The prediction has a mean pLDDT of 81. A computed fold for an 82-nucleotide RNA from Sodiomyces alkalinus F11, annotated as transfer RNA. Rfam family: tRNA. Rfam describes the family as follows. Transfer RNA (tRNA) molecules are approximately 80 nucleotides in length. The RNAcentral record of the sequence draws on ENA and Rfam. The source organism's lineage runs through Eukaryota, Opisthokonta, Dikarya, Plectosphaerellaceae and Sodiomyces alkalinus.
RNA sequence: GCCGGAGUGGCCCAGUGGUAAGGCGUCUGUCUCGUAUCCCAGUGCGAACAGAAGAUCCAUGGUUCGAUUCCGUGCUCUGGCA
Numbered sequence: 001g002c003c004g005g006a007g008u009g010g011c012c013c014a015g016u017g018g019u020a021a022g023g024c025g026u027c028u029g030u031c032u033c034g035u036a037u038c039c040c041a042g043u044g045c046g047a048a049c050a051g052a053a054g055a056u057c058c059a060u061g062g063u064u065c066g067a068u069u070c071c072g073u074g075c076u077c078u079g080g081c082a
Base pairs, nucleotide, nucleotide: 001081002080003079004078005077006076007075010024011023012022018065026052027051028050029049030048032047033046034045035044036043037042058074059073060072061071062070
C1' cells in the first nucleotide's frame, strides 16, 4: 500500500430498517435457607427468589416516513496479501 472482519450498558454477548434481548457484576427488598458470634434476638457473610438502575448501539455525512441495521468518509482493534 491492497483486501477482509470487528466496534452494542462496568464486562461478555444477541439482534438487524419500525420503542436493543440475555448472562455476569452493581443497588434495593424478603415473617425463604444456611452459616459465624455458646442459645434466642440482632448483626455480618453466603445462597435462593423478587425488583431496580445502567446503552446519544465508535464518530460524522447521506438514503428513507423511519437507521444500531443500508451507503460514503474517518478513527480504533484485528486477520490475510505484498